This is a predicted structure of a 72-nucleotide RNA (transfer RNA) from Selaginella moellendorffii. The source organism's lineage runs through Eukaryota, Viridiplantae, Embryophyta, Selaginelloideae and Selaginella. It matches the Rfam family "tRNA". Rfam's curators write: Transfer RNA (tRNA) molecules are approximately 80 nucleotides in length. Rfam links the family to the GO term triplet codon-amino acid adaptor activity. The family's RNA type in Rfam is transfer RNA.
[in-house]
């Protein structure tokens, strides 16, 4: 230098055009004499950034940034 892949909640990830979700964690409650475990609830998101396509974009297209792998 070229090619491919990845970027979504504190962490790990799902979601491939039509209401942004799961597990763990955090907070609160139930349970216990108390703790752990168990159960229930709530909070937490500019879907990396910019533009385009579309009635509608996390999702499709282009560019930028960052990360990983391969080739030279």
């Nucleotide at each position: 230098g070229c090619u491919u892949c990845c970027a979504u909640a504190g962490c790990a990830c799902a979601g491939u055009g039509g209401u942004a979700g799961u597990g763990c964690g955090c907070u609160c409650g139930c349970u216990u004499a108390g703790u752990a475990a168990g159960c229930g609830a709530a909070a937490g998101g500019u879907c990396a950034c910019g533009a385009g396509u579309u009635c509608a974009a996390a999702u499709c297209u282009c560019g930028u940034u960052g990360g990983a792998a391969g080739c030279u």